[in-house]
Context: one part of a larger RNA
Formats: sequence, C1' cells, structure tokens
RNA sequence: UACUCUUGACUGAGGGUCCUGGAGGUCUGGAGCUUUUACUUUAAAAAAGUACGAGUGUUCAAAGCAGGCAGGUUGGCUGAAUACUCCAGCUAGGAAUAAUGGAAUAAGACUCCAGUUCUAUUCUGUUGGUUUAGGAAAUGGGGCCAUGAUUAAGAGGUGCAGCUGGGGGCAUUCGUAUUGUGCUGCUAGAGGUCAAAUUCUUGGCCCGGCGCAAGAAGAACCAAAGCGAAAGCAUUUGCCAAGAAUGUUUCAUUAAUCAAGAACAAAAGUCGGAUGUUCAAAGAUGAUCAGAUACCAUCGUAGCUCUGCACAUAAAUGAUGAGGACUAGAGAUCCGAUGGCGUUAUUCCCAAUGUUCCGCCGGGCAGCUUCCAGGAAACCAAAGUCUUUGGGUUCCGGAGAGAGUAUGGUUGCAAAGCUGAAACUU
Repeated sequence: UACUCUUGACUGAGGGUCCUGGAGGUCUGGAGCUUUUACUUUAAAAAAGUACGAGUGUUCAAAGCAGGCAGGUUGGCUGAAUACUCCAGCUAGGAAUAAUGGAAUAAGACUCCAGUUCUAUUCUGUUGGUUUAGGAAAUGGGGCCAUGAUUAAGAGGUGCAGCUGGGGGCAUUCGUAUUGUGCUGCUAGAGGUCAAAUUCUUGGCCCGGCGCAAGAAGAACCAAAGCGAAAGCAUUUGCCAAGAAUGUUUCAUUAAUCAAGAACAAAAGUCGGAUGUUCAAAGAUGAUCAGAUACCAUCGUAGCUCUGCACAUAAAUGAUGAGGACUAGAGAUCCGAUGGCGUUAUUCCCAAUGUUCCGCCGGGCAGCUUCCAGGAAACCAAAGUCUUUGGGUUCCGGAGAGAGUAUGGUUGCAAAGCUGAAACUU
C1' cells in the first nucleotide's frame, strides 16, 4: 500500500411489525338544514411602471435600486420591503335601503292519538325464524295558533249611468246674395270717382217682373260663451266611432316627467285630376303726380273651392313647458250632481219633464278688487310661497354684429326644412 475478515463508533437508503396523531382530493351509500338576491364591511387572492412609503451619502438634490462588509483566490452572503389596487369569482358578519317569496277552493304551521302499506342499517353470544324498537309513505280523528285577506290616498287605472259640446268622419238638406242666361215691360243713358276717364249702350245697357243654371260662402242669432293636444271648429237631418266633467262602483300601488323614434299640423307655395260664381298676386289700361312701375278706377291670369300624393314652417302668442302642494275677497258665466219657501209652461189628474228664484259641491273659460307676496318697472292669485336661497322632472340661453350665413350631413319633385360654425369687427 492493496485485498479479505472481525469488532466498535458515526451516518443511513429501503423493507417488515406495533402504537399514536393529522390533512387533502375523488368516489359510493345514507341522513339533515334552508325563501332568493342586490347592497355594505372583513378575510384570502392580485403584473410592472405612476402616486404613498421603509432602507441606501447619486459629493447634495431631482434620481437610481443600489449597496455594504472584507481585502490572496475560488466559491459565495445580503437588499430590491410595505401599503394601495375599479370590476368579476371565493369566505364570514350586518340587515337600513331596493326587489322577491309565504296561509284564500287552506292540500296552513306546531302537537297528540289510531290503524294501513313498505323497509331490514342497530341491540338481545352465533346462525335461522317470528315479533318489537328504528326508518319511510299516504290516510283518518282531535287539540292549539292573537289562527290566516292592512287601509281604500283631495295618487292612478277599469266598469256603469244620465247628461253635455260650432269636437271628428261620411252622407243628406236649406235659404238669400252674386254672376251668367231665357222671356217680358219701359226707356237714354248706365258704370265709376274728390272730380274724371278707360268700359257698356236704340243690334235696347242700366232699371222692373217671371223663370233657369252654376260655383262659393254660411249674415243677424254669435257672447271676453262652448268643444278640441294644437292647428282649428257654426244651415238642417241621419249614421259611425270617440272624449271631458259629474255621480257611483271596482282593483289595490298599478305612479310623475321625458332624449331617441312616431303621429297631427294655419296660410302661402309644388305636382296630378275636377271645377271655375265672386274676389284677386303677375300683367294691361284710365287717372293722380315733379315722377307713380303705388294708393283710386276698369279689366284680368295663377290662386282662392273639391280631391289625391308630398312639404313641415308662422308674432304656430298667453311671446308664460307639463305634473303636484299651499297662500284672498266678492260677484258673474258654462257643464254635471244635490237641497229648498215659492214661480210658471205642457199633458189637467196625481206626477214627470222643462222655465224661473235662493243656496251648496266638483270641474271649466275669463274678468274685478287689494300694501298676500313678488318684480327694474309695466304689471302678476301667479310672473307668489327666493340671501328664511334645494318638492320631483324635461328643454333652452350667456354682449352687439358676422349669421340662422358658410361648409358637411340628412330630408324634399322643387321651393326649401332640420342640424349648424369660424375668421374679422364694435
């Protein structure tokens, strides 16, 4: 030094047996509990950068995420925390707010009793059998519950009744006027104007009488009256559907206001038909005038009327968004309900419908008075309840002018509509 063996110590993978404790997922079987959310708080989980914040002498600082210690080298040590983190998912508290659910044909909760039908996990040492105890289902009879339906809004919806209104649509009907025309009578002028003229007239205008036709508009009654979302709506009658208010009933929270979107929408204007009496943009004449392309006069076309399709604007005004509450006095008026001494009309016979008078309730259109209050005032019972300022909701405006113009978009057959600036300037 190598190998082998033995003994001792240390380390020790793996395996076996026993004891004891803990955890998770999945699967199988059985039993039990529970109205369901939103919301909010806590916990877990969570990229960095930014902001917060710990540490660290970038020479300080703004920064950076470094650095420190040690001094032969290698290997290597340490920091780069924390907090916050919408929403969604998980966990455990809370029970206001907002939903949702429960007992109305009681098949309601709790409890007691009775039988019926299933089941075979447990105990009686084991196995087998039969009962019982245990478990499940439906049924019957009791007891008990504070037994179980909140009210009916000067919120809203529905039904019904008698009314009411130039509300709407369709049909029907009437009277005068105007223009045209037929017959007829008489006649020389008629029209028109401040005055005239253009114009019409013995081929008979105008005027008078008797007719016919057409189209428009519905006088007086007709009002600070009615109805309608507004635009708007007026001869009679019929038909069709609708509405408000009032009275009553029913349901039981069903509600208020509204971008987008949609319907309706005067007049004028456009397009296609019909009709064209009057009136009358454009136009033509006669006047007037310094001029008159006007006012006045004579004609006169689109249009005005009806119908079909479009257009979507007005000083579309109460220049006042709509809904709710409160604050003042008196008198009218319209609609409905209701009370009362009386008054009269009709059918005469009580009563019923109306008229009229005095009240009252609800709802309309308005007016008057007033130191309610407000407002710059004019004025206003709303334009009040505003420095004692917040009831809910929608839209719009921010000196004048440029300008509702330009441009873009969109609608329209068009005309135009809706949306809609800036520069410059005072």

Description
Model confidence (mean pLDDT): 81 of 100. This is a predicted structure of a 426-nucleotide part of an RNA (small-subunit ribosomal RNA, central domain) from Pleurodeles waltl. The RNAcentral record of the full RNA draws on SILVA. NCBI's taxonomy places the organism under Eukaryota, Vertebrata, Gnathostomata, Caudata, Pleurodeles.